[in-house]
The RNA shown here (Fluoride riboswitch aptamer (crcB RNA motif)) has 63 nucleotides and comes from a Deltaproteobacteria bacterium. The model forms 100% of the base pairs in the Rfam consensus. It matches the Rfam family "Fluoride riboswitch aptamer (crcB RNA motif)". Rfam links the family to the GO terms positive regulation of gene expression and response to fluoride. The sequence was found by an Rfam model in a public genome assembly.
Order: sequence, then C1' cells, then structure tokens
RNA sequence: UAGAUAUACGGCGAUGGAGUUCGCCGUCAACCGCCCACACGGGCUGAUGACUCCUGUCCGGUU
Repeated sequence: UAGAUAUACGGCGAUGGAGUUCGCCGUCAACCGCCCACACGGGCUGAUGACUCCUGUCCGGUU
C1' cells in the first nucleotide's frame, strides 16, 4: 500500500415517526417502484424490507 475475514460502528432497503427483526453496503458503495411504448405519451400498487403502534391519505359502512 492492496485484498480477504471477523467484531464494533455508521449508512441504506420508491412518500412521515417510534420499537423489534431481516438483508445489503463501507462513501467511485448499498439505495433512488412497476408495466406498455423506439420516442412522445399512457397505466398501476404502497406511508413497512417484514411485523406492531402512531400520524397523514384513500375507499366502504354505521351514528
């Protein structure tokens, strides 16, 4: 100086916050949604990676 592994730490996982858990990445990284279409353009789901709670939003019903 370079590479690999382990631990710790930090960051990330398409729209907010908290807890738990999983995965990924080590700053030239992880990550930055999907479908049709050459392009133009058009269409679709969701506040989660997953679970729970809160907030916001949408649909239906009751009072």